[in-house]
Molecule: transfer RNA
Organism: uncultured Bacteriovoracaceae bacterium
């Protein structure tokens, strides 16, 4: 300094051709139990890295920008 690639919930991850942000773990509640745990219901928890643009409407297109990787030189 050039290219690629990844950032979505506490953690590991989907998200389709642009149309209300999801899932499993985990955490809180509750039933079940003598008590743990298992096992059922349910709830909480998100500025989709960051700041712009296009569009009636962006996680998704487009620019710049941070963090990590990975290759080049």
């Nucleotide at each position: 300094g050039c290219g690629g690639g990844u950032g979505u919930a506490g953690c590991u991850c989907a998200g389709u051709u642009g149309a209300u942000a999801g899932a499993g773990c985990g955490u809180c509640u509750g039933c079940u139990u003598g008590c743990c745990a298992u096992g059922c219901a349910g709830a909480a928890g998100g500025u989709c890295g960051u700041g712009g643009g296009u569009u009636u409407g962006a996680g998704c297109c487009c620019c710049a920008u941070c963090a990590c990787c990975c290759g080049c030189u």